Predicted 3D model of a 71-nucleotide RNA (transfer RNA) from a Thermoplasmatota archaeon. Model confidence (mean pLDDT): 83 of 100. RNAcentral holds the sequence, with entries from ENA and MGnify.

[in-house]
């Protein structure tokens, strides 16, 4: 310096144009004499910016960070 792939809750991760899922954390509750397991219920997220589109996490461009290759 070139070229490819990665980026979704606090962590992991799924989602190939139409309500953003799941799993562990975290909060109440419910069971227990008590704690733990368990059972409901709840809180949280699409890296940033532009474009296409009736509608974008998804498609495209610039970035930025990360990871792998060439030099």
């Nucleotide at each position: 310096g070139c070229g490819c792939g990665a980026a979704u809750a606090g962590u992991c991760u799924a989602g190939u144009g139409g309500u953003a899922g799941g799993a562990c954390g975290c909060u109440g509750c419910c069971u227990u004499g008590c704690c733990a397991a368990g059972g409901c219920a709840g809180c949280a997220g699409c890296c940033g910016g532009g474009g296409u589109u009736c509608a974008a996490a998804u498609c495209c461009c610039c970035g930025u960070u990360c990871g792998c290759g060439c030099a």

Rfam family: tRNA. Its family is annotated with triplet codon-amino acid adaptor activity in the Gene Ontology. The organism belongs to Thermoplasmatota, within Archaea.